[in-house]
RNA sequence: CGUUCAUCAAGAGCGAGGGAGUGUACGGCACGUUGAUCUCGCGGCAACCCCCGGAGCGCCGGAAAGGUGCCAAGUCCGCCAGACCGCAGGGUAACCUGUCUGGGAGAUGAGCG
Numbered sequence: 001c002g003u004u005c006a007u008c009a010a011g012a013g014c015g016a017g018g019g020a021g022u023g024u025a026c027g028g029c030a031c032g033u034u035g036a037u038c039u040c041g042c043g044g045c046a047a048c049c050c051c052c053g054g055a056g057c058g059c060c061g062g063a064a065a066g067g068u069g070c071c072a073a074g075u076c077c078g079c080c081a082g083a084c085c086g087c088a089g090g091g092u093a094a095c096c097u098g099u100c101u102g103g104g105a106g107a108u109g110a111g112c113g
Base pairs, nucleotide, nucleotide: 001113002112003111004110005109006108007107008106013042014041015040016039017038021031022030023029026078027077028076043071044070045069048067049066051062052061053060054059075105079103080102081101082100083099084098088097089096090095
């Protein structure tokens, strides 16, 4: 980097460093000198792999030492298709925002190349 599968509305912050932009393009919206983003330390969350027990299996329960991950906002929001106006706002209505379903994109894990 490609590919397969699973998951993505929950959860979890203090200190030190540093000093201006940051949320990986763009737009929106938000965060930031009451010090953000970032780096490090410690702490924590979760339970994918790993581990333990059970069950004719890819399920249930447990654990958290180890390998990852994560600790502002739904994956912060955005794209495409279909359905619905039942909810909220607008509209006489169609419908728009919206909601739901599927897909795409992305992230994380595990496997394969």
Predicted 3D model of a 113-nucleotide RNA (SAM riboswitch aptamer (S box leader)) from an Anaerolineae bacterium. Rfam family: SAM riboswitch aptamer (S box leader). From the family's description: The SAM riboswitch is found upstream of a number of genes which code for proteins involved in methionine or cysteine biosynthesis in Gram-positive bacteria. The prediction has a mean pLDDT of 82. The organism belongs to Anaerolineae, within Bacteria. The model forms 97% of the base pairs in the Rfam consensus.